[in-house]
Context: one part of a larger RNA
RNA sequence: UUGGGCGUAAAGCGCUUGUAGGCGGCGUGUUAAGUCCCGUGUGAAAUCCCUCGGCUCAACUGAGGAAGUGCGCGGGAAACUGGCAUGCUUGAGUCCUGGAGAGGGUCGCGGAAUUCCCGGUGUAGAGGUGAAAUUCGUAGAUAUCGGGAGGAACACCAGUGGCGAAGGCGGCGACCUGGACAGAGACUGACGCUGAGACGCGAAAGCGUGGGGAGCAAACAGGAUUAGAUACCCUGGUAGUCCACGCCGUAAACGAUGAGUACUAGCUGUGGCGGGUGUUGACCCCUGCCGUGGCGAAGCUAACGCAUUAAGUACUCCGCCUGGGAAGUACGGCCGCAAGGCUAAAACUC
Numbered sequence: 001u002u003g004g005g006c007g008u009a010a011a012g013c014g015c016u017u018g019u020a021g022g023c024g025g026c027g028u029g030u031u032a033a034g035u036c037c038c039g040u041g042u043g044a045a046a047u048c049c050c051u052c053g054g055c056u057c058a059a060c061u062g063a064g065g066a067a068g069u070g071c072g073c074g075g076g077a078a079a080c081u082g083g084c085a086u087g088c089u090u091g092a093g094u095c096c097u098g099g100a101g102a103g104g105g106u107c108g109c110g111g112a113a114u115u116c117c118c119g120g121u122g123u124a125g126a127g128g129u130g131a132a133a134u135u136c137g138u139a140g141a142u143a144u145c146g147g148g149a150g151g152a153a154c155a156c157c158a159g160u161g162g163c164g165a166a167g168g169c170g171g172c173g174a175c176c177u178g179g180a181c182a183g184a185g186a187c188u189g190a191c192g193c194u195g196a197g198a199c200g201c202g203a204a205a206g207c208g209u210g211g212g213g214a215g216c217a218a219a220c221a222g223g224a225u226u227a228g229a230u231a232c233c234c235u236g237g238u239a240g241u242c243c244a245c246g247c248c249g250u251a252a253a254c255g256a257u258g259a260g261u262a263c264u265a266g267c268u269g270u271g272g273c274g275g276g277u278g279u280u281g282a283c284c285c286c287u288g289c290c291g292u293g294g295c296g297a298a299g300c301u302a303a304c305g306c307a308u309u310a311a312g313u314a315c316u317c318c319g320c321c322u323g324g325g326a327a328g329u330a331c332g333g334c335c336g337c338a339a340g341g342c343u344a345a346a347a348c349u350c
Stems, first nucleotide, its partner, number of pairs: 004321003007304002012318001014201002017198001021194003025088007033081002035077008049065006091191001092188004096183003103177007110154001115149007125136002162169002206247006215241002220236004258317006266295011278283001299306002323350003332343004
C1' cells in the first nucleotide's frame, strides 16, 4: 500500500461549536475542466511477443514487424461529475401560538438533623464492639427541656420519571438566560452533512491566593484483632470536602457502541404535546409527532447478544486498530506553579 476491522477479542477522540477540506436535493439553459470517441505526433535503442535468417541444433545473435495501459495537439459527443446562469420546495432555517422540564447563572428565604455554647431538671454512668479497650463523665457527662451560634446537605414527593452536547443537574421564591417539543399557517430558497487543525466546555482528586469549617474524613495518633497487622473493627483527628477568583484537563469521562440521512414485522410500558369518539367531569377507547424502557420477526453476530433508540440494509465525512511484553515508558517537542498532561519510539525478549 491493498485488504480487513473498531459493544465484550487490538481499535470510537470525554463532549460541543466550527475553519480548511471531503461529500451534497428537484428542474431548465449554457459551458466542456473531469468523462467518452476519432485522428495525429510522441512513447530512444536493447528487452518481451510474431515472422524470416546466422553459428551442425540450442542458448546466443542479425533483420523486419507488432506492442507499448502513458502524454501533447486537433476535431467531435453532452448522459453523468464539475463551472456559470436561472427557477423550484420536499432538506435546512425564520416568524406565530402553546404547554413540559433537578438545563445554566445570580440573589434571597425555609424547616428537619448533627455539632458546639448558655441555662433548667437530674445522677452515675455514657460511649463503643464479635467481645473489649483507648475515649468522655462527680470540675456533673449520657438522657431530657428551653434559648443561642454556625456550616453543610436538602427526608417524603422520587419513578424502570424528567432536562442537558458531554461532564452533570434535586428544598422554596424572584430575576437573567440556553435548548428541545407540539400545533396551524406564512416566509427564505439548498442557506445542507461531516469536520484535519483550532476555540470552548469538561466528575472526582490535586494546585495557587483569600475566606469558611458543622458533619465526614486521606495522612497521623491511640485502642483492639493477629504469628505479625504499617489493614479490615473502635476512639480521636489534619489537609480536603464548602465559597470567590485563577489553574489542572484526567476517568470503567461506559451504551466500553463517532456524527448525519434514508429504508426495513410486530407486542407492551412510560414522559411531553396534539387530533377523533363517548362522557357533566374525573376518565376510558382509537390515533399522530417527539423522547425514554422491556420483549421479540427478518437480518446480523465467533458466540453472548443487537434488533425502527440496530450491533440490520445502504451512502457521506471524521477518529482509531495491526501479536504479547518492554510502554502509554524513554528521548525530543508543546502545555502546566507543581503534580503531571498531550504527542510518542527502539534495543531486547516471548
Background:
The part of an RNA shown here (small-subunit ribosomal RNA, central domain) has 350 nucleotides and comes from a metagenome.